This is a predicted structure of a 140-nucleotide RNA (FMN riboswitch aptamer (RFN element)) from a mouse gut metagenome.

RNA sequence: AUCUUUGGGGAAUGGUGAAAAUCCAUACCGGCGGUGAUGUCCAAUGACAAAGUCCGCGAACGCAGUGUAUAUAAUAUAGUACAUUGCGCCGAACAGGUGUAAUUCCUGUACCGACAGUUACAGUCUGGAUGAGAAAAGAU
Numbered sequence: 001a002u003c004u005u006u007g008g009g010g011a012a013u014g015g016u017g018a019a020a021a022u023c024c025a026u027a028c029c030g031g032c033g034g035u036g037a038u039g040u041c042c043a044a045u046g047a048c049a050a051a052g053u054c055c056g057c058g059a060a061c062g063c064a065g066u067g068u069a070u071a072u073a074a075u076a077u078a079g080u081a082c083a084u085u086g087c088g089c090c091g092a093a094c095a096g097g098u099g100u101a102a103u104u105c106c107u108g109u110a111c112c113g114a115c116a117g118u119u120a121c122a123g124u125c126u127g128g129a130u131g132a133g134a135a136a137a138g139a140u
Stems, first nucleotide, its partner, number of pairs: 001140006012026004027124002029113002031057004038049004052111002061088010093109005115127003
C1' cells in the first nucleotide's frame, strides 16, 4: 500500500391515566483509541482484563464547496436527490480513604445519553440502518 473479516448494550415490577416500555417509584445498559499505582494466569520473559462522567475519536445533526442525476426545445440560475470534501456542533463527578504519586483503585452519594416517529414527554420501543463508522484482527 492492497484485500478480507469483525466492529453497541439495555424496560422487569408497581402507580396514575381514555391512552405511557415515553410521566412517577424502584430496575437495566455503557462503542473505539490513550492514560492507569489494580486484578488474574505463568517457573520466568510475559499474557489477559481494567474510566459511560479525564484526554481524544466515531455515528447523528447543521452550514458551505465540488461532482453526478433530475427538470427544459435549448442554455443559465434556483430547487430536489445522491456521492464526496471541509468547517461547526457533539452529554455527564463529586466527597472521603490509602498512598511518593489516583478525576482511573476502594467506600459513599450523584449525574449523563443524537435525529425522526408515537393515542402521552423515550439512553432502553419503532425507523433511517441488511446503512455508516472510530477502530481491531488476519492475509499478500
It matches the Rfam family "FMN riboswitch aptamer (RFN element)". Rfam's curators write: The RFN element is a highly conserved domain that is found frequently in the 5'-untranslated regions of prokaryotic mRNAs that encode for flavin mononucleotide (FMN) biosynthesis and transport proteins. Its mean pLDDT, the model's own confidence on a scale to 100, is 77. The sequence is in RNAcentral, with records from MGnify.